This is a predicted structure of a 73-nucleotide RNA (transfer RNA) from Candidatus Portnoybacteria bacterium CG_4_9_14_3_um_filter_43_11. Rfam family: tRNA. The family's RNA type in Rfam is transfer RNA. Rfam describes the family as follows. Transfer RNA (tRNA) molecules are approximately 80 nucleotides in length. Its family is annotated with triplet codon-amino acid adaptor activity in the Gene Ontology. NCBI's taxonomy places the organism under Bacteria, Bacteria candidate phyla, Candidatus Portnoyibacteriota.
RNA sequence: GCCCGUGUAGCUCAGCUGGUAGAGCAACGCAUUCGUAACGCGUAGGUCGUCGGUUCAAAUCCGACCGCGGGCU
Numbered sequence: 001g002c003c004c005g006u007g008u009a010g011c012u013c014a015g016c017u018g019g020u021a022g023a024g025c026a027a028c029g030c031a032u033u034c035g036u037a038a039c040g041c042g043u044a045g046g047u048c049g050u051c052g053g054u055u056c057a058a059a060u061c062c063g064a065c066c067g068c069g070g071g072c073u
Stems, first nucleotide, its partner, number of pairs: 001072007010025004019056001027043004049065005
C1' cells in the first nucleotide's frame, strides 16, 4: 500500500430484507432476612466511532475519514 471483519448502555453482545434502540451482568431503590448473600419487583443509564449523502423516515443503505483485529504484498 491492497483486501476482509468490526465499532451500539460501565462490561459482554443482539438488533443491519430502513419505521418508537434492547437483553444479560454490573449500579441504585424497594421487598424478603436477626443480618449479609442469593432469589423477586422496580428505576436510572445511549449524540448507535466521526463527518457528509440518499430518503417522508437511517443503528440499518452509500461515500470519506478514524480506532481495533486479521490476511496479502